This is a predicted structure of a 71-nucleotide RNA (transfer RNA) from a Candidatus Tayloriibacteriota bacterium. The source organism's lineage runs through Bacteria, Bacteria candidate phyla and Candidatus Tayloriibacteriota.
RNA sequence: GCGGGUAUGGUUUAGUGGCAGAACGCUACCUUGCCAAGGUAGAAAUUCGGGUUCGAUUCCCGAUACCCGCA
Numbered sequence: 001g002c003g004g005g006u007a008u009g010g011u012u013u014a015g016u017g018g019c020a021g022a023a024c025g026c027u028a029c030c031u032u033g034c035c036a037a038g039g040u041a042g043a044a045a046u047u048c049g050g051g052u053u054c055g056a057u058u059c060c061c062g063a064u065a066c067c068c069g070c071a
Stems, first nucleotide, its partner, number of pairs: 001070007010024004018054001026042005047063005
């Protein structure tokens, strides 16, 4: 340099053109003599920029980062 893949809460991930879910973690409360465990509630995310569309996390183009292969 060329080709391919991946990018979603703090972490690991599901997901589909129509309200973005789960687990663990975090916070508050309940339970307990205390801790742990358990229960309830809450905060927290679609890598970035454009395009298509009534509507984009999803489709298209580009950028960035990482991974794989080729040279």
Its mean pLDDT, the model's own confidence on a scale to 100, is 81.
Rfam family: tRNA.